[in-house]
């Protein structure tokens, strides 16, 4: 100087769905790493903040295509396909190993 795997730090990115009961306070079930809490407006939805979780270019975290296709389910991106598609948020440190230079000894 380069720097694997892994880890750490900082920073950043992301989603929050489906169903039943209830009748509005909430309770329960499914998948999942994650479906939380609070506030505002609204009325069963949107926005904001935040917790947890996941992911960060070696990038299927997540978004688009998509009101897509096949299977399955009580229902849902639930599973698979699409997917070698198009997008998508990074820097620093520790470190295996290696290279170069210098010094010392034989």
């Nucleotide at each position: 100087c380069u720097g694997c795997a892994a880890c750490c730090g900082u920073u950043g990115g992301g989603g929050u769905g489906c169903c039943u009961c209830g009748u509005a306070g909430g309770a329960g079930g499914c998948u999942g790493a994650g479906a939380g809490a609070c506030g505002c407006g609204a009325c069963c939805c949107g926005c904001g903040u935040u917790a947890a979780c996941c992911c960060a270019u070696c990038g299927a975290a997540c978004c688009u295509g998509a009101u897509c296709c096949g299977g399955g389910c009580a229902a849902u991106a639930c599973c698979g396909g699409c997917g070698u598609a198009g997008g998508g948020a990074a820097c620093g440190g520790u470190c295996a190993a290696g290279u170069c230079g210098c010094g010392c000894a034989a």

Annotation:
The RNA shown here (TPP riboswitch aptamer (THI element)) has 106 nucleotides and comes from uncultured Pelagimonas sp. Of the family's consensus pairs, 96% are formed in the model. The organism belongs to Pelagimonas, within Bacteria.